[in-house]
Context: one part of a larger RNA
Molecule: small-subunit ribosomal RNA, 5' domain
Organism: uncultured bacterium
RNA sequence: GAUGAACGCUGGCGGCGUGCCUAAUACAUGCAAGUCGAGCGAACCACUUCGGUGGGAAGCGGCGAACGGGUGAGUAACACGUAGGUGAUCUGCCCAUCAGACGGGGACAACGAUUGGAAACGAUCGCUAAUACCGGAUAGGACGAAAGUUUAAAGAUGCUCCUGGCAUCACUGAUGGAUGAGCCUGCGGCGCAUUAGCUAGUUGGUGGGGUAAAGGCCUACCAAGGCGACGAUGCGUAGCCGACCUGAGAGGGUGAACGGCCACACUGGGACUGAGACACGGCCCAGACUCCUACGGGAGGCAGCAGUAGGGAAUCUUCGGCAAUGGGCGAAAGCCUGACCGAGCAACGCCGCGUGAAUGAAGAAGGCCUUCGGGUUGUAAAAUUCUGUUAUAAGGGAAGAAAGGUGAUAGGAGGAAAUGACUAUCAAUUGACGGUACCUUAUGAGAAAGCCACGGCUAACUACGUGCCAGCAGCCGCGGUAAUACGUAGGUGGCAAGCGUUAUCC
Numbered sequence: 001g002a003u004g005a006a007c008g009c010u011g012g013c014g015g016c017g018u019g020c021c022u023a024a025u026a027c028a029u030g031c032a033a034g035u036c037g038a039g040c041g042a043a044c045c046a047c048u049u050c051g052g053u054g055g056g057a058a059g060c061g062g063c064g065a066a067c068g069g070g071u072g073a074g075u076a077a078c079a080c081g082u083a084g085g086u087g088a089u090c091u092g093c094c095c096a097u098c099a100g101a102c103g104g105g106g107a108c109a110a111c112g113a114u115u116g117g118a119a120a121c122g123a124u125c126g127c128u129a130a131u132a133c134c135g136g137a138u139a140g141g142a143c144g145a146a147a148g149u150u151u152a153a154a155g156a157u158g159c160u161c162c163u164g165g166c167a168u169c170a171c172u173g174a175u176g177g178a179u180g181a182g183c184c185u186g187c188g189g190c191g192c193a194u195u196a197g198c199u200a201g202u203u204g205g206u207g208g209g210g211u212a213a214a215g216g217c218c219u220a221c222c223a224a225g226g227c228g229a230c231g232a233u234g235c236g237u238a239g240c241c242g243a244c245c246u247g248a249g250a251g252g253g254u255g256a257a258c259g260g261c262c263a264c265a266c267u268g269g270g271a272c273u274g275a276g277a278c279a280c281g282g283c284c285c286a287g288a289c290u291c292c293u294a295c296g297g298g299a300g301g302c303a304g305c306a307g308u309a310g311g312g313a314a315u316c317u318u319c320g321g322c323a324a325u326g327g328g329c330g331a332a333a334g335c336c337u338g339a340c341c342g343a344g345c346a347a348c349g350c351c352g353c354g355u356g357a358a359u360g361a362a363g364a365a366g367g368c369c370u371u372c373g374g375g376u377u378g379u380a381a382a383a384u385u386c387u388g389u390u391a392u393a394a395g396g397g398a399a400g401a402a403a404g405g406u407g408a409u410a411g412g413a414g415g416a417a418a419u420g421a422c423u424a425u426c427a428a429u430u431g432a433c434g435g436u437a438c439c440u441u442a443u444g445a446g447a448a449a450g451c452c453a454c455g456g457c458u459a460a461c462u463a464c465g466u467g468c469c470a471g472c473a474g475c476c477g478c479g480g481u482a483a484u485a486c487g488u489a490g491g492u493g494g495c496a497a498g499c500g501u502u503a504u505c506c
Stems, first nucleotide, its partner, number of pairs: 001505003005502005012353006018346002020311001025309003029306003034063003039060002044055004070264003080188007089181002094177007102136001104134002111126006140151004155169006190236003197227003202224008239261004243254004266287005289300004317343001319342003325339001326337004356386004366377004390447001391443006406427006450495005455476003461490005471478002
């Protein structure tokens, strides 16, 4: 000098940050991932001119749930950083270009009936729709020397001059891009040699398998290799980096917050779905723990946001809002969003402000010291004249943060036209924070100073008490009867809403 700090004493305000470093311990409760009726049928409800219209649980289906958020247990490793490779690869949504979207079928939920179970949850039979599913056709692609083989698709809404056409959003194939990811490699960053040898899928080859993809990745056979004092192997410790702290630098230390990457999600294992997971709030199995039970069987996973218990020197509210930014879904309106934006608590940190200003000598009183003359506290106070930052009260302040989206009008391109898309203008509307910031007026010096030190290092000294006692102490050391070193008082010095102490790093 620094800190995610803690402890002691003290404590007025504001802004901006930061806040379980320990038990990756266990968790009550609430919320944290949904959305789409413009994909589909529909229980039920309301209205009804009995034709229908509006709403709509649960369900089928699509997309998302692999992002965002948390934690650092494991990991000494291509995990990370950096520089490359991929002629060994994949990539939903998005963009560009080209081509297409023909013609059929059978189911399963929901629902109804019967029925099992305490529950969780089922079983059987029957009906039904789709952008769900399955054949056929035709393409482009892939494979192949060729012959040939294999492999697609789906509609919905709006408009219209309605056997049809147009627009938008979807759908299929191909090529390229963008983004994201997988894999491989060179180099780099730790302690112990009181760890010296390690290795059988081990090292390489061939055949086969597997993957999006190279590869002992897996398997059968063959060969006997491979690594190591340039530190293998083992053990210990540890997420890595941008950065942060310190330092003139070189270096040393750290890896909180913020950003990138990795790993993990009660513990261990496994796959399914999918463009993407071997998946925090998905599934299955095993285990420990907790809970329910009719004892047959079931349910759960805060290292999400709050919060509880425990541990600890120690670390916050079971708050408000989707107004903004961003994300998911949707044509949109919109819905969801403990991401986020805000507020709350804490002097935990940094920065700023205040606790008054000017004048004021009878150098007041009181305190302390005294050589008893006086000295000092000290212009300090009182007193006089002011100010009004902050504070308190009242009023103003719908400020900024807001641009988008919606509606209306107009325009040119396209189109048979219209809708739609694009551009421009206008209008109404939308704020959690918050009656907050800020401004004005009024009141009134009123409500706002402490902590540590004073032997030397080291700025700052006297008196009394104590008497190697009580005690102090970072080092040297002080204290045994005049202690500037202990305790108190006065004074002084330093810093100041803080000041000291402790811990750690340079």